This is a predicted structure of a 74-nucleotide RNA (transfer RNA) from Candidatus Yanofskybacteria bacterium RIFCSPHIGHO2_01_FULL_44_22.
The sequence was found in a public genome assembly.
The coordinates come from a structure-prediction model, not an experiment, and the mean pLDDT is 81.
Its Rfam family is "tRNA". By type it is a transfer RNA. Rfam links the family to the GO term triplet codon-amino acid adaptor activity.

[in-house]
C1' cells in the first nucleotide's frame, strides 16, 4: 500500500432482505419472600446503535468518507 470482518446498555451479544416504542442474558437499584443471607419472583434505571455526510416518506440496517480493533496478501 491492497483486501476482508467487526464497532449496538457497565460486560457478552441479538436485531438477516429499510417500517409498530431498539431487545436478551449477566451486572446495578428498589420491593416481596427469609430471623438473616443466598436462591427465587416482581418492578425499574441505563443506548441517541463509533463519528460525519448522502439516498429515502422513513436508516442500527443501504451508499461514501473518517476513526478504532482483528485477520490475510504484498
Nucleotide at each position: 500500500g491492497g483486501g476482508c470482518u467487526c464497532g449496538u446498555a457497565g460486560c457478552u451479544c441479538a436485531g438477516u432482505u429499510g417500517g409498530u416504542u431498539a431487545g436478551a442474558g449477566c451486572g446495578c437499584g428498589c420491593c416481596g419472600u427469609u430471623c438473616a443471607c443466598a436462591u427465587c419472583g416482581g418492578c425499574g434505571a441505563g443506548g441517541c446503535c463509533a463519528g460525519a455526510g448522502g439516498u429515502u416518506c422513513a436508516a442500527a440496517u443501504c451508499c461514501u468518507c473518517u476513526c478504532g480493533a482483528g485477520c490475510c496478501c504484498a